Predicted 3D model of a 477-nucleotide part of an RNA (small-subunit ribosomal RNA, 3' major domain) from a Candidatus Micrarchaeota archaeon.
It matches the Rfam family "Archaeal small subunit ribosomal RNA". Its family is annotated with ribosome and structural constituent of ribosome in the Gene Ontology.
[in-house]
Context: one part of a larger RNA
RNA sequence: UGGCGGGGGAACACCACAAGCCGUGGAUGCUGCGGUUCAAUUGGAUUCAACGCCGGGAAACUCACCAAGAGAGACGGCAGAAUGAGGCUCAAGCUAACGACUUUAGCCGACAAGCCGAGAAGUGUUGCAUGGCCAGCGUCAGUUCGUGCCGUGAGGUGUCAGGUUAAGUCCUGAAACGAACGAGAUCCCCGUUUACAGUUGCUAACUUCGGAGCGAUCCGGGGUGCACUCUGUGAAGACUGCCCGCGUUAAGCGGGAGGAAGGAGGGGGCGACGCUAGGUCUGUAUGGCCCGAAUCUCUUGGGCCACACGUGGCAUACAAUGGCUCAGACAAUGGGCUCCGACGCCGAAAGGCGAAGGCAAUCUCCGAAACUGAGUCUAAGUUCAGAUUGCGGGCUGAAACUCGUCCGCAUGAAGCUGGAAUGGCUAGUAAUCGCGCGUCAUCAUCGCGCGGUGAAUAUGUCCCUGUUCCUUGCACA
Numbered sequence: 001u002g003g004c005g006g007g008g009g010a011a012c013a014c015c016a017c018a019a020g021c022c023g024u025g026g027a028u029g030c031u032g033c034g035g036u037u038c039a040a041u042u043g044g045a046u047u048c049a050a051c052g053c054c055g056g057g058a059a060a061c062u063c064a065c066c067a068a069g070a071g072a073g074a075c076g077g078c079a080g081a082a083u084g085a086g087g088c089u090c091a092a093g094c095u096a097a098c099g100a101c102u103u104u105a106g107c108c109g110a111c112a113a114g115c116c117g118a119g120a121a122g123u124g125u126u127g128c129a130u131g132g133c134c135a136g137c138g139u140c141a142g143u144u145c146g147u148g149c150c151g152u153g154a155g156g157u158g159u160c161a162g163g164u165u166a167a168g169u170c171c172u173g174a175a176a177c178g179a180a181c182g183a184g185a186u187c188c189c190c191g192u193u194u195a196c197a198g199u200u201g202c203u204a205a206c207u208u209c210g211g212a213g214c215g216a217u218c219c220g221g222g223g224u225g226c227a228c229u230c231u232g233u234g235a236a237g238a239c240u241g242c243c244c245g246c247g248u249u250a251a252g253c254g255g256g257a258g259g260a261a262g263g264a265g266g267g268g269g270c271g272a273c274g275c276u277a278g279g280u281c282u283g284u285a286u287g288g289c290c291c292g293a294a295u296c297u298c299u300u301g302g303g304c305c306a307c308a309c310g311u312g313g314c315a316u317a318c319a320a321u322g323g324c325u326c327a328g329a330c331a332a333u334g335g336g337c338u339c340c341g342a343c344g345c346c347g348a349a350a351g352g353c354g355a356a357g358g359c360a361a362u363c364u365c366c367g368a369a370a371c372u373g374a375g376u377c378u379a380a381g382u383u384c385a386g387a388u389u390g391c392g393g394g395c396u397g398a399a400a401c402u403c404g405u406c407c408g409c410a411u412g413a414a415g416c417u418g419g420a421a422u423g424g425c426u427a428g429u430a431a432u433c434g435c436g437c438g439u440c441a442u443c444a445u446c447g448c449g450c451g452g453u454g455a456a457u458a459u460g461u462c463c464c465u466g467u468u469c470c471u472u473g474c475a476c477a
Base pairs, nucleotide, nucleotide: 001477002476003474004473005472007471008470009469010468011467012466013465016461017460020425021424022423023422024421027316028315029314030313031312032311033310034309035307036306043054044053065302066301067300068299069298070297071296075117076116077115078114080111086108087107088106089105091103092102093101122290124289125288126287130285132280133279134278135276136275137274142181143180144179145178146177147176148157149156150155160173161172162171163170187268188267189266190265192236193235194234195233196232197231198230201226202225206223207222208221209220210219211218212217239262242256243255244254245253246252318418322377323376324375325374326373327372328371334365335364336363339358340357343354344353345352346351384415389410390409391408392407393406394405395404431453432452433451434450435449436448437447438446
């Protein structure tokens, strides 16, 4: 100087507790992992920081695994080659298939895998040889330098003390004075106002056409217009600026006014010096090693989908705050050319046949669902729940047996709220409801987003789990 302590002090955090809400742990299914099995069930990742992870939703491809079959050597040397290398082709044979090979015949005409070296290729090996990227510490507040001063020196001081902060944030003091990286600010989105712009957006006023109505008026289409909504660009606005109290007259803290917003307004991006020989050679790059006619490349088929079992994550439930039937209402983000497909017809449905428009503020995906109204079910393994299985039908694709998905009818399993234990969350959050996109020929209970409805509790603490700082002890380095 660090590290450690069932030493002390101070402070902090819903990956801590307390107060609450919803789960997980029990069931079934989906998915990942272990194990076992297998010709193969390719490989990696293993506390937090592996396990719906490798964007890893694998029918072929992917693909690295297994079985079987086939192909391919730049360049150099040796042997060979106009006594025809090598290639192409009709027919036949062989074959799962192939002029790959064999037989016969024809055409072109100069190179050459038989051997040695050397390559190309390698999802072969080493992430403990590496770059790059990423994760965790870290939702942290630390890490250093110059000069000066102190110490023989390692080093210390600064970076400490008191107060304060989300913060080594700031203030005051002090042998320190300054500075750098980090924090903050700068950047993006949301929330308020305003100026400008007005098509593909909007339609208040005016006008026109069509429809309903006795009429008042209402509905739909067009013009006009840019008022409003919206979209886009620029500007303003928040700074403890103002008031009161506390505080050292400071930094700041508590309350208030005004304000759309108040003390970091909400959310994101940005991740210091370093450490974990953390992860990735299977994204790519790359050193070494290995293989090199096979560990390369292709084809067919199988496998990654197995199944006494264990386990992580999620989905659906166990019902009446509910299920079912009918009717009615309101979004946002996004996507679209071998694509989105209005609309019409056919079908009970999945879907099919035609087909306008749209490279999109124009057309379309696109009637959101929870919700509301009416009816029904009446406490039951049920009109709950939907696993499993049978039959029939559709779609994608060359191909759905292993092993896809959807529709209809039938079948109707476990499950009556889950032990010890354990996860998430402090507000438009949790919970709940649907929608879009990514992957994608087909397939979403996954991931990433979007909006709808919308709580409870706390405004504290360091008891548990951890983190930061100061201090102390040490048979540790």